[in-house]
This is a predicted structure of a 72-nucleotide RNA (transfer RNA) from Dokdonia pacifica.
Its Rfam family is "tRNA". Rfam classes the family as a transfer RNA.
Taxonomically the source falls in Dokdonia (Bacteria, Pseudomonadati, Bacteroidota, Flavobacteriia).
The sequence is in RNAcentral, with records from ENA and Rfam.
The coordinates come from a structure-prediction model, not an experiment, and the mean pLDDT is 82.
Formats: sequence, C1' cells, structure tokens
RNA sequence: UGGAGUAUAACUCAGUGGUAGAGUGCUACCCUUACAUGGUAGAGGUCUCAGGUUCGAAUCCUGAUACUCCAA
Repeated sequence: UGGAGUAUAACUCAGUGGUAGAGUGCUACCCUUACAUGGUAGAGGUCUCAGGUUCGAAUCCUGAUACUCCAA
C1' cells in the first nucleotide's frame, strides 16, 4: 500500500427489513440444618461511530474508527 473478515448484555455468541434474544454470570425468592445442585422471577443494551435508502434498519448502501488475517 492492496484485499478480506469481525464489532450485538459483564463474558461467549445467535438474530438475512417489522416487539432485540440464548447460554454462562449477577440479584431476589423457593428448596437445604448449611453449602452445592436444582426450580421460579427479575435487573442489565443508544446493536462501534456518522450519514444515506426505506412507511419501517442490528440487518441494505457509503464513509470513519478499533482489532484480526492474507498479499506485497
């Protein structure tokens, strides 16, 4: 310098235009003499940023940023 990929909850990851989710973790309760396991409920998100398309964008388009890989 050129090309490709990734960015979503505390962590690991789903989600191919129409209500943002799962597992683990966290909180409360139940269970237990107690702990662990198990059960129920709950909290927790400007979907990296800025624009554009659209009635409607995490999703499509453009640019930027960070990280990873390949080539030189």